[in-house]
Molecule: c-di-GMP-I-GGC riboswitch aptamer
Organism: Thermincola sp.
RNA sequence: UUCGAUAAAGGCAAACCCGCCGAAAGACGGUGACGCAAAGCUACGGGUCCUACUAGUGAACUGGCCACUAAGGACAGCCGGGCUCCCGAAG
Numbered sequence: 001u002u003c004g005a006u007a008a009a010g011g012c013a014a015a016c017c018c019g020c021c022g023a024a025a026g027a028c029g030g031u032g033a034c035g036c037a038a039a040g041c042u043a044c045g046g047g048u049c050c051u052a053c054u055a056g057u058g059a060a061c062u063g064g065c066c067a068c069u070a071a072g073g074a075c076a077g078c079c080g081g082g083c084u085c086c087c088g089a090a091g
Stems, first nucleotide, its partner, number of pairs: 001090004011036002017030003021026001034077001040083003044080003047075005054070005
């Protein structure tokens, strides 16, 4: 530097269920292992999901509801980018 076939030491932990926080997406803890060689970190690009509050538009005198957009939020175990790293193999 490249790679992850075998091995060893280990690591992480999907879904379900329970507790708990949240308006929600979802987070956290427990349980549990579907999987993972970065399933470590990072919302930078794309993507997906959510809508309590706020603003706009459809939309009309007003109000409500709904949809979309903005805005805000979530996902790193969707893809890509960036940063860092254990063990081993080959050069």